[in-house]
RNA sequence: AGCAAGGGUAGAGGCGCGGGCCCACAUCAGUAACCGACGCUGAGGGCAGAAUCUGGCGUCAGGCCAAAGGGUGAACCCGCCGAAGUUCGAUUUCGUUCUGCCACGGUAUCGAGCUGGUCCAGUGGAUAAGAUCCUCUGGGCUGUCACGACGGGAAGUCCCGCGUGGAGCGCUCUCUUGUGU
Numbered sequence: 001a002g003c004a005a006g007g008g009u010a011g012a013g014g015c016g017c018g019g020g021c022c023c024a025c026a027u028c029a030g031u032a033a034c035c036g037a038c039g040c041u042g043a044g045g046g047c048a049g050a051a052u053c054u055g056g057c058g059u060c061a062g063g064c065c066a067a068a069g070g071g072u073g074a075a076c077c078c079g080c081c082g083a084a085g086u087u088c089g090a091u092u093u094c095g096u097u098c099u100g101c102c103a104c105g106g107u108a109u110c111g112a113g114c115u116g117g118u119c120c121a122g123u124g125g126a127u128a129a130g131a132u133c134c135u136c137u138g139g140g141c142u143g144u145c146a147c148g149a150c151g152g153g154a155a156g157u158c159c160c161g162c163g164u165g166g167a168g169c170g171c172u173c174u175c176u177u178g179u180g181u
Stems, first nucleotide, its partner, number of pairs: 002179002005177004010172002014081001016080005023073003034063002036060006045102006084115008093106004116142007124134003144166005150161004
């Protein structure tokens, strides 16, 4: 040199991922609240207890009439390439009149699993929602590596193309450890 593995740094994929700020737009919604009429009544996701009639609940093809969250678009900024998302479990906290125990939902953190990226269609779900997001199924494009008894280049090694397949616990560059010359 090579070989088999370990460790470190740095990178690549592309409508790449996530977040933030400002503005605009649609929606939320003729909904909630409030007022009026009428009715019921110790309310709410369940159970137990408590307070409450100046309370609470319901109906109206009555009046009046929002906002937040969520979303889209452009520019800019920030963090990045398991970026991020999702499922299950644990912990914390918030919400559903109050208290206690449950149930459901949301935020944050940790652990394990799955998904290389992205797009389209369908199923189911979240939601007010034709927006947006998620699961699953099928298909396309793309990056990467491997294989090829396929084609081309002077070519078993390298490159380009083609075909098939795998997964990010991957791939590439480089440094280092070991073995070894």